The RNA shown here (Bacterial RNase P class A) has 412 nucleotides and comes from Croceibacterium sp.

RNA sequence: CCAGGGGGCCGGGCAACCGCGAUCGCGCAAGCGAUCGAGGAAAGUCCGGGCUCCACGAAACGAGGGUGGCGGGUAACGCCCGCCGUGGGUGACCACAGGGAAAGUGCCACAGAGAGUAUACCGCCGAUGGCCCCUAAAAGGGCACAGGCAUGGGUGAAAGGGUGCGGUAAGAGCGCACCGGGGCUCCGGCAACGGAGUUCGCAUGGCAAACCCCACCCGGAGCAAGACCGAAUAGGGGUCUCGCGCCUGAGCUUUUCGGAGCGACGGCAGGGGUGUUUCGCCCCGAGAGGCCCGGGUUGGUUGCUUGAGCCUUGCGGUAACGCAGGGCCGAGAUGAAUGGUUGCCCCUGCGGGGCCGGUGCGCAAGCAUACCGCCCGCGGGACAGAACCCGGCUUACAGGCCCCCUGGCGUU
Numbered sequence: 001c002c003a004g005g006g007g008g009c010c011g012g013g014c015a016a017c018c019g020c021g022a023u024c025g026c027g028c029a030a031g032c033g034a035u036c037g038a039g040g041a042a043a044g045u046c047c048g049g050g051c052u053c054c055a056c057g058a059a060a061c062g063a064g065g066g067u068g069g070c071g072g073g074u075a076a077c078g079c080c081c082g083c084c085g086u087g088g089g090u091g092a093c094c095a096c097a098g099g100g101a102a103a104g105u106g107c108c109a110c111a112g113a114g115a116g117u118a119u120a121c122c123g124c125c126g127a128u129g130g131c132c133c134c135u136a137a138a139a140g141g142g143c144a145c146a147g148g149c150a151u152g153g154g155u156g157a158a159a160g161g162g163u164g165c166g167g168u169a170a171g172a173g174c175g176c177a178c179c180g181g182g183g184c185u186c187c188g189g190c191a192a193c194g195g196a197g198u199u200c201g202c203a204u205g206g207c208a209a210a211c212c213c214c215a216c217c218c219g220g221a222g223c224a225a226g227a228c229c230g231a232a233u234a235g236g237g238g239u240c241u242c243g244c245g246c247c248u249g250a251g252c253u254u255u256u257c258g259g260a261g262c263g264a265c266g267g268c269a270g271g272g273g274u275g276u277u278u279c280g281c282c283c284c285g286a287g288a289g290g291c292c293c294g295g296g297u298u299g300g301u302u303g304c305u306u307g308a309g310c311c312u313u314g315c316g317g318u319a320a321c322g323c324a325g326g327g328c329c330g331a332g333a334u335g336a337a338u339g340g341u342u343g344c345c346c347c348u349g350c351g352g353g354g355c356c357g358g359u360g361c362g363c364a365a366g367c368a369u370a371c372c373g374c375c376c377g378c379g380g381g382a383c384a385g386a387a388c389c390c391g392g393c394u395u396a397c398a399g400g401c402c403c404c405c406u407g408g409c410g411u412u
Base pairs, nucleotide, nucleotide: 001408002407003406004405005404006403007402008401009400010399012345013344014343015342016341017340018339020037021036022035023034024033025032026031039383043394044393046392047391048390049389050388051222052221053220054219064218065217066216067215068214069083070082071081072080073079084098085096086095087094088093099213100212104211105210106207107206108205121153122152123149124148125147128146129145130143131142132141133140161179162178163177164176165175166174180202181200182199183198184197185196186195187194188193226302227301228300229299236293237292238291239290240289241288242287245268246267247266251262252261253260254259270284271283272282273281274280309328310327311326312325313324314323315322316321346381347380348379349378350377351376352375353374356373357372358371359368360367361366
């Protein structure tokens, strides 16, 4: 210098003016002043908790759901740290849903002869037996009929450990060596696991994100949880006071046939209206009023932000993290505040200039501007916004900074 791996952080700055929300102070009020005012993800709502209400004697079992190498961290977790195993990469490093397949059941498409008590399509062989040729008899030769093989080819994601030598008719863990693997013992490690020895020719294909088995974990709903206050109006219940008058009476109901109840129209009286009085006219006639109780709607208050909090120092631990000391208070809106404009600076893209500094050409004057600085102009600066609060995970994100590490090339 090039190419890469891992981790952490920032995510525009300053000023002026205008504006918004909360708290506090001043003010009779209008208002004024001071302080504070989004995120690393506030997001998805996927896990784990706090808190609240509901249900429930306790516990256990079961159902259902989840988790799944080992050890540790934590309030807890499916998160984090360290380690192990397997796979990938030259390497830094990365990925893993990483318990059990000799408990049982099931599945393995297509292709293929055969997909599991494995198989025999092509192929190889045909020693032995058979048939044929030759022969006096043998030896020999042929056929591929019985049969043997599981090496080679082919199919497939997967076909009964791999390589080699021997062996054989041809072959085959059939025998042997090495590698791989199973069992047992010993050693190391808390453990996952690793190493060594010994033994066994290999001893049971894959799938459990199929059922299942094993171990462990889990009540339900959520701040629209929950608590409190509660106007007007309408409606409900209770209680008290006043009122529901008189006459005639069609008619209706009922009857023990004596009657009893209701009662249209009309009349008298009453109440209200027409400003008052009289008259007239109109309306009303069974409810009106007071007090109390409880529920609900709109609304308001609370829950609400001091918390598994943040910063810093020291100590312990490989680390995640823990302990101790000191300091700090950093949003609390609810038809939902946290913003806007301008100027300068920063980063960056495009275009232009050729004054100035480089650079290139040229003896020079000068020319050039692909390139850098400089100057000018135009443009861009992400993803996204609290809504009870924490711990995680995941996803989105213009641009930039820092640290550690790996491979290659070059120079010394």
The RNAcentral record of the sequence draws on ENA. Lineage of the source: Bacteria > Pseudomonadati > Pseudomonadota > Sphingomonadales > Croceibacterium. The gene name in the source record is rnpB. Model confidence (mean pLDDT): 76 of 100. Rfam family: Bacterial RNase P class A. It is annotated as a ribozyme. Rfam links the family to the GO terms ribonuclease P activity, tRNA processing and dimeric ribonuclease P complex.